Transfer RNA from Candidatus Woesearchaeota archaeon CG1_02_57_44, 74 nucleotides, folded computationally. The same sequence occurs in records of 2 taxa.
[in-house]
Formats: sequence, C1' cells, structure tokens
RNA sequence: GGGCCCGUAGCUUAGUCUGGUGGAGUGUCCGACUGAUAAUCGGAUGGUCCGGAGUUCAAAUCUCCGCGGGCCCA
Repeated sequence: GGGCCCGUAGCUUAGUCUGGUGGAGUGUCCGACUGAUAAUCGGAUGGUCCGGAGUUCAAAUCUCCGCGGGCCCA
C1' cells in the first nucleotide's frame, strides 16, 4: 500500500440480511430467606447503538467519509 471482518448497558453479547417499541445474561443497589454468610427468590438500576453526513414518513439496521480494533496479502 491492497483486501476482508468487527465496534450496541460497567463487562459478555442478541437484534442488522428483510428499516418500524433496543432486549438477554452478568454486575451494582434494595428487599425476602438465614443465628449470620453463601446460594436461591423478588424488585430497582441501567445504552448520544464509535463519530459525522446522506437517503427515508421513519435508521442500531441502507449508502458515503472518518476514527479505533482484529485477520490476511504484498
């Protein structure tokens, strides 16, 4: 220098193909249970969907340009 893939909650990630309410696990907090803890159960708490622009009634999702990470080729 060229090609491909990835970026969503503190962490791991689903959803993207086929545009239409962003969800799960874990964590944190509160409560129940216990003599007390762990485990278990209930509740609460969470995301400018990497940034910008475009298309559209509507974008995490489609298009373009950047940024960051990974793999391969030279």
The prediction has a mean pLDDT of 84. It matches the Rfam family "tRNA". By type it is a transfer RNA.